[in-house]
RNA sequence: GUGCCAGGAGAGACUUCUUUAAUGAAGCGCCGAAGGAGAAAAACCACUGCUCGCAACAGUGGCUGAAGCUCUCAGGCAAAUGUACUGGUAC
Numbered sequence: 001g002u003g004c005c006a007g008g009a010g011a012g013a014c015u016u017c018u019u020u021a022a023u024g025a026a027g028c029g030c031c032g033a034a035g036g037a038g039a040a041a042a043a044c045c046a047c048u049g050c051u052c053g054c055a056a057c058a059g060u061g062g063c064u065g066a067a068g069c070u071c072u073c074a075g076g077c078a079a080a081u082g083u084a085c086u087g088g089u090a091c
Stems, first nucleotide, its partner, number of pairs: 001091007012028001014027004029077003035073001036071003044062006
């Protein structure tokens, strides 16, 4: 890392048009834990200031840099399915 088993939250079974639901179209309200996107401090580099000079210190910029944080593109909002993550097991 992959397969299998177990656990696993949140939010309207919202309204209208055929339809139990899903799906198609329109409208409003929400969730964050498939996926995706964003980047804090520190580290590193350059320049400037200070200095006889180096180092240190300060400032500016660049690069790197997470998530259970943020965004809500995607996904989701009865049950089912799925779900980050956790435990077990096999390769």
Overview: This is a predicted structure of a 91-nucleotide RNA (Glycine riboswitch aptamer) from a soil metagenome. The coordinates come from a structure-prediction model, not an experiment, and the mean pLDDT is 82. Its Rfam family is "Glycine riboswitch aptamer". About the family: This family represents the bacterial glycine riboswitch. The RNAcentral record of the sequence draws on MGnify.